[in-house]
RNA sequence: GAGUUUGAUCCUGGCUCAGAUUGAACGCUGGCGGCAGGCCUAACACAUGCAAGUCGAACGGUAACAUUUCUAGCUUGCUAGAAGAUGACGAGUGGCGGACGGGUGAGUAAUGCUUGGGAACUUGCCUUUACGAGGGGGAUAACAGUUGGAAACGACUGCUAAUACCGCAUAAUGUCUUCGGACCAAACGGGGCUUCGGCUCCGGCGCAAAGAGAGGCCCAAGUGAGAUUAGCUAGUUGGUAAGGUAACGGCUUACCAAGGCGACGAUCUCUAGCUGUUCUGAGAGGAAGAUCAGCCACACUGGGACUGAGACACGGCCCAGACUCCUACGGGAGGCAGCAGUGGGGAAUAUUGCACAAUGGGGGAAACCCUGAUGCAGCCAUGCCGCGUGUGUGAAGAAGGCCUUCGGGUUGUAAAGCACUUUCAGUUGUGAGGAAAAGUUAGUAGUUAAUACCUGCUAGCCGUGACGUUAACAACAGAAGAAGCACCGGCUAACUCCGUGCCAGCAGCCGCGGUAAUACGGAGGGUGCGAGCGUUAAUCGGAAUUACUGGGCGUAAAGCGCGCGUAGGCGGCUUGGUCAGUCAGGUGUGAAAUCCCGGGGCUCAACUCCGGGGCUGCACCUGAUACUACCUCGCUAGAGCACGGUAGGGGCGAGUGGAAUUCCCGGUGUAGCGGUGGAAUGCGUAGAUAUUCGGGAAGAACACCGGUGGCGAAGGCGCCUAACUGGUCCGGUACUGACGCUGAGGAACGAAAGCGUGGGGAGCAAACAGGAUUAGAUACCCUGGCAGUCCACGCCGUAAACGAUGAGUGCUAGAUGUUGGGAUCUUCGGAUUUCAGUGUCGCAGCUAACGCAUUAAGCACUCCGCCUGGGGAGUACGGCCGCAAGGUUAAAACUCAAAGGAAUUGACGGGGGCCCGCACAAGCGGUGGAGCAUGUGGUUUAAUUCGAAGCAACGCGAAGAACCUUACCUGGCCUUGACAUCCUCGGAACUUGGCAGAGAUGCCUUGGUGCCUUCGGGAACCGAGUGACAGGUGCUGCAUGGCUGUCGUCAGCUCGUGUCGUGAGAUGUUGGGUUAAGUCCCGCAACGAGCGCAACCCUCGUCCUUAGUUGCCAGCAGGUUAAGCUGGGCACUUUAAGGAGACUGCCUUCGCAAGGAGGAGGAAGGUGAGGACGACGUCAAGUCAUCAUGGCCCUUAUGGCUAGGGCUACACACGUGCUACAAUGGGGCGUACAGAGAGUUGCGAUACCGCGAGGUGGAGCCAAUCUCAUAAAGCGUCUCUCAGUUCGGAUAGCAGUCUGCAACUCGACUGCUUGAAGCUGGAAUCACUAGUAAUCGUAGAUCAGCUAUGCUACGGUGAAUACGUUCCCGGGUCUUGUACUCACCGCCCGUCACACCAUGGGAGUUGAUUUCACCCGAAAUUGGGAAGCUAACCUUCGGGAGGCUACCACUUACGGUGGAAUUAGCGACUGGGGUGAAGUCGUAACAAGGUAACCA
Repeated sequence: GAGUUUGAUCCUGGCUCAGAUUGAACGCUGGCGGCAGGCCUAACACAUGCAAGUCGAACGGUAACAUUUCUAGCUUGCUAGAAGAUGACGAGUGGCGGACGGGUGAGUAAUGCUUGGGAACUUGCCUUUACGAGGGGGAUAACAGUUGGAAACGACUGCUAAUACCGCAUAAUGUCUUCGGACCAAACGGGGCUUCGGCUCCGGCGCAAAGAGAGGCCCAAGUGAGAUUAGCUAGUUGGUAAGGUAACGGCUUACCAAGGCGACGAUCUCUAGCUGUUCUGAGAGGAAGAUCAGCCACACUGGGACUGAGACACGGCCCAGACUCCUACGGGAGGCAGCAGUGGGGAAUAUUGCACAAUGGGGGAAACCCUGAUGCAGCCAUGCCGCGUGUGUGAAGAAGGCCUUCGGGUUGUAAAGCACUUUCAGUUGUGAGGAAAAGUUAGUAGUUAAUACCUGCUAGCCGUGACGUUAACAACAGAAGAAGCACCGGCUAACUCCGUGCCAGCAGCCGCGGUAAUACGGAGGGUGCGAGCGUUAAUCGGAAUUACUGGGCGUAAAGCGCGCGUAGGCGGCUUGGUCAGUCAGGUGUGAAAUCCCGGGGCUCAACUCCGGGGCUGCACCUGAUACUACCUCGCUAGAGCACGGUAGGGGCGAGUGGAAUUCCCGGUGUAGCGGUGGAAUGCGUAGAUAUUCGGGAAGAACACCGGUGGCGAAGGCGCCUAACUGGUCCGGUACUGACGCUGAGGAACGAAAGCGUGGGGAGCAAACAGGAUUAGAUACCCUGGCAGUCCACGCCGUAAACGAUGAGUGCUAGAUGUUGGGAUCUUCGGAUUUCAGUGUCGCAGCUAACGCAUUAAGCACUCCGCCUGGGGAGUACGGCCGCAAGGUUAAAACUCAAAGGAAUUGACGGGGGCCCGCACAAGCGGUGGAGCAUGUGGUUUAAUUCGAAGCAACGCGAAGAACCUUACCUGGCCUUGACAUCCUCGGAACUUGGCAGAGAUGCCUUGGUGCCUUCGGGAACCGAGUGACAGGUGCUGCAUGGCUGUCGUCAGCUCGUGUCGUGAGAUGUUGGGUUAAGUCCCGCAACGAGCGCAACCCUCGUCCUUAGUUGCCAGCAGGUUAAGCUGGGCACUUUAAGGAGACUGCCUUCGCAAGGAGGAGGAAGGUGAGGACGACGUCAAGUCAUCAUGGCCCUUAUGGCUAGGGCUACACACGUGCUACAAUGGGGCGUACAGAGAGUUGCGAUACCGCGAGGUGGAGCCAAUCUCAUAAAGCGUCUCUCAGUUCGGAUAGCAGUCUGCAACUCGACUGCUUGAAGCUGGAAUCACUAGUAAUCGUAGAUCAGCUAUGCUACGGUGAAUACGUUCCCGGGUCUUGUACUCACCGCCCGUCACACCAUGGGAGUUGAUUUCACCCGAAAUUGGGAAGCUAACCUUCGGGAGGCUACCACUUACGGUGGAAUUAGCGACUGGGGUGAAGUCGUAACAAGGUAACCA
């Protein structure tokens, strides 16, 4: 920096990612080289080999080897033997070294490490200096003999040497000292020369002093976590004395004193080697402590000492223990955390290599020997660095792959082809450097008597390489031998196809997958890195997410309930001093390596060498003195005391008053009272309630005043009276002189409830009982009612103890109330002003916003408390407190990717305001009951094709299923197909008849040769064949287009610019009016605009103009009397074109206006009536079966043809209708008046036939001409007289008509006969506000006919009612709440049931660690040591001194017994918790959540 909480936003906040890194591991892949690195786990166990020896110039010697000599055998060289003579040397004595080097990190939180200091010490080898090294002695291994043992290893006897051992002498610059003195050492070996006396050189030896380097000790500071570890300590702290040590010291012992450590974290527990440094980071920090380097610790586990300069000793010793091995069972041996290597563990880490050539170490005089230190090599992509896998050219943009809109695109100059090159690898050859030495020769210098010897230097000669087939160079051949891995939804660079179908799978987070997946798997293509690439693990970063740099706490997590006060922290003005902090300069140190800079060397780089810087630190010295600190002279502004006033429900105990409630007594009085939404339980004729009442008792609380008024630290405090008592405020004077602020622990106070003891108890009232409500009602409501509420004393210690805001100080605009005190002025009303409180509004500023704003949440300082994702959980365990209830302190496992704050848009509310609608109301007529029609469900069926499903499916698609339609079923047939295009062949096309068949179809048969022509052929049509393809009412309306329904003809939905807001958004569009309307007006940070509304369009209503046939007929004429029939006319009606008309225009009135009310005129008046017209959008609404269409599926069938059947079934349920139930009616007769339509496969007149449906026939009409075509209700009159009827017509029988190939399933109509249910319809429910409802008929589409009672049109007759908006439903708008936004059909809580997970308790049980007491007590040091043994010295020769040992004592490891603490594992059962797609019961919360919610 990004992703992720939301519909969106800002914030808070966690989770996750991109980076760097690694001793890594795993997966896939793998050409070369250089430089590094390589058991992080079992400090588990180890076979085998090697890792520490060396010195013969310390010694006695001679087992082996070699040389030489000698001897023997035999023979020319072998065998055997002899000789320490030589080179040498096993074993042994002795010296030095095995305390270094190498390994590991178990232990250790300080006996360690780091930095800086210090004094009371030691020091082999090395350097320097001084002196010395005289003279004696006694042993002992080896060896020999005897002997024990399986072995390891001994025992005894005898011999022997030394640089082994022991006295003596010498003795200071040494040590001790009483200052007189006393005491202490030594070793020789080799070379040369020699007159054999010795001399000299080299090495070694002793004493002493000093140095260098090394080591021991002490001090300060720093160096993990836990307080759910708060007290620890008896050698403990100090002193004296002694002992001990190289040395100081309780290091040890005796005695004395009672100290020492600890909140600045002692003690205890857990974890851990420390550092230079390494990784990361801008830094500050954080994490780590592999390799390299320094220190420490350890060496199978525990204890111990010896030797030594140095060890309490990795490859030494003793003891104990565990383990392994050998054994003759008696005893013995061993220690890879050295180098290799083995087993084991593990995700995981190498060769039983070469060499001492170099560097270094040990021994030696040296040569030299030893050296798994080291130098090299081997294995491993483990890391870093470098190189290569070719270069140029090459478009027919090849083939192949993939995609495709079928045109093409892409792979892609990529390949091939052509021309070049040869790094690396390969083969062959040449070939540095790492080498300096040593040795030898010569010269020279030192030493010396010396030219020996020795040492140093110079020169020559000789000559040493594991690596090594080295590096490097040259030649040869040929593009030849050399590319993978991950990813491609966003973060994050990179996209398509196929497969799969919430499956398989992916996933770091968000999340993908339920049939079109850029997210799974494969492919093509692309992106990134590249001999590697990914994954996993781990650290830092990002994370300002522990915040020193650099965060917060009103509401997000977070201010202790409140004050007092200890330690601590911080602190007013001023004088002088000190110089601790602070600052400056200097000195020492801060190892090397690392890091940075500049150079150098490997061809570069990694790597490495040199120089410089740095190492931010510590210590010391010198200086400065502003600030802080300390000491000190003072001051008064902070704080406090005194004085005078002041308001107050401040506190405590005591006394006292009236009203009310309840109860008791008495009186009046009579049937109810009480209670609720409505009731009931309850009380009451045994006299209630009530009334006004009288008297009495008891307890609790104090109306009015009363007030965002007062007081108190908070909790809290309210009748009145006096007593005691705390604090505040104001005023001015005097005093003290910083006495202050905060406050971890601590100790006080602390509502209500609760607990203990004793009182009290009127009212109220948990629990409880009853009555209601309810599906239930352990509730809400009602009637009762025990604790409790009250008092005294004692506990508890918590609350949403809230201003959700710690305390203190200073500063920073105002306005306006109010409480208490003071000052000034005053006209006495008041005004101005000042302190101390308490409210409201508001600027700057702050804030995520809301909001805060001199009473800060502003600007600063000081101190305290608290927070670090949600849940688990304020829970468990432990501690402390409590009588208990419980409080306080306070986790983890596990789980989620969120949880949360503020604000925004919507939606919703059994929230509020305003408004509208046949929404209710007021009316009228229906449905729901009957019969029938029709549609649907269900059922049935071979099939009853499919779709439509609350409103918004159900007389819907269907404006018309007997066949067809038809999609369904059964049977029979066809397979390039019924239909389209292309190819090949044939034939005109077409047609007559017969037979079979249910038909499709099949067989046979007849007629027919057409059109155009450039004569080749062509066009149309038919048949056959081949394959591309056709075909599908098959699936998906949740892949789609189009069309449609619905909210809703509701008045809304938006945009541009501007403004406001961090932003989502707001404003505009809200407000006041008005309207049918976001219609218009006014106002307004808005100004405008768009889609909607309205208007423009059509029809109807009035008039005018034009036109006049098929229409019309007033006037004129003719004419039948039948008629606009005719001439004629176009006035009227009418037709159909165009216009006019209505605009709140006019008047009155109200109003600012918009507009409203009334009126006039007018055919029509406030939208004149009706229609068409349907904003942004909602419902994944409907339709793949109108059509179109992606994808999928079928292809001798899911396609096509055909006959028959079905869609018409029928116990039943529902919707929509028709006809009725009758007299406002039925029937008969007579009679009047429409509009709008339709008609040539048609409408069909007059006429005739039939009771009728209809038939015969065919005038007229392609229609203002003719026909359908009589309109009916109505009117007039007759009849019926309330009944299952002269109502009603279902059902059924018979006889017919018509259509049609065909009326059986399954048509309509006619006539006669039959004459069912039904007497106005339960709950419920629908339409309608005027030419409307109701009622009456007419026409049309579809159509051969019809199921039409449907649908769509048309006219005739023609009402009632609307007070009004409380309520139901729907809608609009403003506002409010919200935990909803899939939007209340929302969200969401708890028990129960099931599965899984982690965890607490748990009778216990099994370990581990620590500790206490006691017992036992190895080895060992020290002490004792009277018994035993005993070479050096002394001796008076008896012995002594000294030494060794048995033995004893102290300490003590391991072990044992008992107890305690801590910790871990398991544990029947049990508690709660978490998670889980669908379970059960309710509905607690979110809206007034339906009883406001919440805290204790």
The prediction has a mean pLDDT of 85. A computed fold for a 1496-nucleotide RNA from uncultured Alteromonas sp., annotated as small-subunit ribosomal RNA. The sequence is in RNAcentral, with records from ENA. It matches the Rfam family "Bacterial small subunit ribosomal RNA". The organism belongs to Alteromonas, within Bacteria.